[in-house]
Molecule: Guanidine-I riboswitch aptamer
Organism: Devosia sp. FKR38
RNA sequence: GAGACUGGUGGCUAGGGUUCCGGCGCUGUUCAGCGUGUCUGGUCCGAGAGCUGCCACCGGCGGACAAUUCAGUCCGCUGGGCGCACGGCGGGACAAAAGCCCGGGAGAC
Numbered sequence: 001g002a003g004a005c006u007g008g009u010g011g012c013u014a015g016g017g018u019u020c021c022g023g024c025g026c027u028g029u030u031c032a033g034c035g036u037g038u039c040u041g042g043u044c045c046g047a048g049a050g051c052u053g054c055c056a057c058c059g060g061c062g063g064a065c066a067a068u069u070c071a072g073u074c075c076g077c078u079g080g081g082c083g084c085a086c087g088g089c090g091g092g093a094c095a096a097a098a099g100c101c102c103g104g105g106a107g108a109c
Base pairs, nucleotide, nucleotide: 007055008054009053010052011051012050015045016044020042021041022039023036024035025034026033027032028031057080058079059078060077061076062075063074064073065072084104086107090102091101092100
């Protein structure tokens, strides 16, 4: 200096809008229609840099099978699954928006 890898997923929350429900207002044929998210809410979306759990994967110990060249496969227990992480503009999806996706991106240090 260059390249590769640094994984996946469930629940929840910060947050988000307004398809549905509800709220509020108006209208009318009283059961519906229209408007409103600058309506606290329920459904819904939802974090790389938030919380929590599980899995892949890795280490240690032990057992079974296999093998006695290669030295593998499965099971149990246990530990890890880390550390660090400032971050646009703009675009995208769903009804729409967002800390969602582009994105541990561009850029900065």